[in-house]
């Protein structure tokens, strides 16, 4: 110094042009004597940063940032 893959919700991911969700935790309520289980509802997201590109971008293209792998 080069090339690759990642960053989306507290956590772990999925989503590759038009609806931002899933398990999982969290709060309510239902069950119980009561706690877990179990069932239903609900909160929570400037999708890493900034540009551009489009009637529109989490998705495409340019730059930066970290975080892994390789190769000098």
């Nucleotide at each position: 110094g080069g090339g690759c893959g990642g960053a989306u919700a507290g956590u772990u991911c999925a989503g590759u042009g038009g609806g931002a969700g899933a398990a999982c935790g969290c709060c309510c309520g239902c069950c119980u004597c009561a706690c877990a289980c179990g069932c239903g509802g609900g909160a929570g997201g400037u999708c890493g940063g900034a540009g551009g590109u489009u009637c529109g971008a989490a998705c495409c293209c340019u730059c930066c940032u970290c975080c892994g792998c390789c190769c000098a």
A computed fold for a 72-nucleotide RNA from a Pseudomonadota bacterium, annotated as transfer RNA. Taxonomically the source falls in Pseudomonadota (Bacteria, Pseudomonadati). Rfam family: tRNA. The family's RNA type in Rfam is transfer RNA. RNAcentral holds the sequence, with entries from ENA.